About this RNA
Predicted 3D model of a 166-nucleotide RNA (c-di-AMP riboswitch aptamer (ydaO/yuaA leader)) from Rhodococcus sp. CX. Lineage of the source: Bacteria > Bacillati > Actinomycetota > Actinomycetes > Rhodococcus.

RNA sequence: GCUAGGCCACCGCCUAAUCGGCGCACCCGAGAUCGGGUGCCCGUGCCGGGGACCCACUUGUUACUUGGGGUGAAUCUCCUCCGGUCGCGUCAGCGGCCGAGGGGUAGGGCUGAUCUUCCCGGCCCGAACCCGUCAGCUAACUCGGUCGGCGGAUGACGGAAGAAGG
Numbered sequence: 001g002c003u004a005g006g007c008c009a010c011c012g013c014c015u016a017a018u019c020g021g022c023g024c025a026c027c028c029g030a031g032a033u034c035g036g037g038u039g040c041c042c043g044u045g046c047c048g049g050g051g052a053c054c055c056a057c058u059u060g061u062u063a064c065u066u067g068g069g070g071u072g073a074a075u076c077u078c079c080u081c082c083g084g085u086c087g088c089g090u091c092a093g094c095g096g097c098c099g100a101g102g103g104g105u106a107g108g109g110c111u112g113a114u115c116u117u118c119c120c121g122g123c124c125c126g127a128a129c130c131c132g133u134c135a136g137c138u139a140a141c142u143c144g145g146u147c148g149g150c151g152g153a154u155g156a157c158g159g160a161a162g163a164a165g166g
Stems, first nucleotide, its partner, number of pairs: 010152005019043003023040007045146006055136001067134001068131004076104005082099007107125006114163006
């Protein structure tokens, strides 16, 4: 000097996931009443569920059959033959379902040097979980959540309107 990793601080991003306490207990430092940390509890902001009138749903026939619902952007769909399984077929093979992989997509996020909106580009996500036979909307009322995961000295110098600031 370069590269990779770890810790602390600060800044930034996804998400509802914020901020606080002369509250209680414990721990650390120390300057006795101070500072910091952990747990519990209580608030604050934000978020979600249940829950009236009104409104919505409601009827008939046939066939099939897999109850229904919630949080969330996370829906819908095509291909592969890679695996398993079922059926048809003498064989070759064909079809269905599940898993795995790949592509697209409704929709969602970041970014282009302050903020908001729109347009134009670039880069990503397009999951997972929960209730337990039960719930449309819904005032009053009522019950809960407030986790977790990432990035940073490099790169970025698009357009329009408005605002803030100077």